[in-house]
RNA sequence: GGAGCGGGCCGGACGGUCGCUGGCGGUGCAAGCCGCCAGAGGAAGGUCCGGACUCCAUCGGGCAGGGUGCUGGUCAACCGCCAGGCGCAGCAAGUCGAAAGACCCAAGGCGACGGAAAGUGGCACAGAGAACAGACCGCCGAUGACGCGACGCCACCCGGUGAAAGCCGGGCGCGGCUCGUCAGGCAAGGGUGAAACGGCGAGGUAAGAGCUCACCGCGUUCAUGGCGACAUGAACGGCAAGCCAAACCCCACCCGGAGCAACACCAAAUAGGCACGCGACCCGGCUUGCGCCGGACAGGGCGGCCCGCCCGAGCGUGCGGGUAGGUGGCUAGAGCGCGCGGGCAACUGCGCGCCCAGAGGAAUGACCGUCGGGCCGGGAAACCGGCUCACAGAAUCCGGCCUACAGGCCCGCUCCAUUC
RNA sequence: GCGGGCGUCGUCUAAUGGUAAGACACUAGCUUCCCAAGCUCGGAACGUGGGUUCGAUUCCCAUCGCCCGCUCCA
Repeated sequence: GGAGCGGGCCGGACGGUCGCUGGCGGUGCAAGCCGCCAGAGGAAGGUCCGGACUCCAUCGGGCAGGGUGCUGGUCAACCGCCAGGCGCAGCAAGUCGAAAGACCCAAGGCGACGGAAAGUGGCACAGAGAACAGACCGCCGAUGACGCGACGCCACCCGGUGAAAGCCGGGCGCGGCUCGUCAGGCAAGGGUGAAACGGCGAGGUAAGAGCUCACCGCGUUCAUGGCGACAUGAACGGCAAGCCAAACCCCACCCGGAGCAACACCAAAUAGGCACGCGACCCGGCUUGCGCCGGACAGGGCGGCCCGCCCGAGCGUGCGGGUAGGUGGCUAGAGCGCGCGGGCAACUGCGCGCCCAGAGGAAUGACCGUCGGGCCGGGAAACCGGCUCACAGAAUCCGGCCUACAGGCCCGCUCCAUUC
Repeated sequence: GCGGGCGUCGUCUAAUGGUAAGACACUAGCUUCCCAAGCUCGGAACGUGGGUUCGAUUCCCAUCGCCCGCUCCA
């Protein structure tokens, strides 16, 4: 210098005018007025995890239900974060190659990564066979039976049939085999499939086969290194162990429930509850009865009082719970900045400094000027004019995750080339 | 704020992890003098993106959209 990765930070600046919310001060009986100060974010968002806080429940334990799941750390806690292990994919560079491509693969990326040699279940279609498997084509025919050593089989030719593959019959001079058919043996090869019951090579065999051997894979035991996941090595086993647990399940660990619409205090109207007081439920008539008529009566209505008229079985007072409404909870905190120290890091210890929104149907806005960025137009250029400013907006608070985001700045790692 | 549920042809509904089915609607043809009805075809979908799996509408995760509920009396 080039290329490829990864991470962090900012996300308009300054000034002015008018508004809004909160705090403090002044004034005022109060309402209010005046002055000063402060006033959205990296995600305030989605509400996906985890806590603080509050109330309810609670001796303790278990079941059910839910969650987490390689290892070690970190943290108040976590489905978070950091570091490591193992696995997967793979760009650049490199190697091979004419190319296609193959191998190897830095930094970096991805991984819900306990258990399938506990149990249950699933594996469509295709295929002979799909999990204690299987024999379609194929290989063999050692062993047994039959034919028997060419009149046999394969191949070839001819005829028939058929869409074809093939099947049936005949020939066999020339080519090949020495056995052919059946019983049976085998699982190497073909073929099916996502997957075929270790891979590959050699020996072995009638043909084959972990049948035997070497290497690799797998497993068990041991040794060494590591806190550990795991790695390396040796010996043994001899294939028994397919895949799926984001199928049921098993194992280990964790979780009591609800949520600021939690909760606490003050507290209307109406309707319930309780207590006390006043009043009717009484009298007369009719009726078998239900009931009807009249009278009496607390209380109420007719704008304030009296008379009068009307209604009339409930009325009044007190207490308590609770609702509307109001107040608190409510913003000083697992807080922020700087320095020193510990740690690879996440994180953390100490010291100093700082105070940084608190609304409650919910304030944080609008406009102007200068500068900055972007786009468009004019211009040879300098420059001029116009438009525009990403995603978004607190609601008890905090730690994370995920998602959205115009533009800009900075840092680190690896590889390659060149120079010293 | 807390919680629950659902996204499948144009519409309404189905579908054990194994070719996405039906009804209405639409298009074309037949039938009819024409229309309707009827008959025969046809086109048309799993909200989006990942993951698990041989294989996903279905299982898991994220995301987008929609719907619903949140003491009693009064």
Two RNAs folded together computationally: RNase P RNA and transfer RNA, 494 nucleotides in total. It holds a member of the Rfam family "Bacterial RNase P class A". It is annotated as a ribozyme. Its family is annotated with tRNA processing, ribonuclease P activity and dimeric ribonuclease P complex in the Gene Ontology.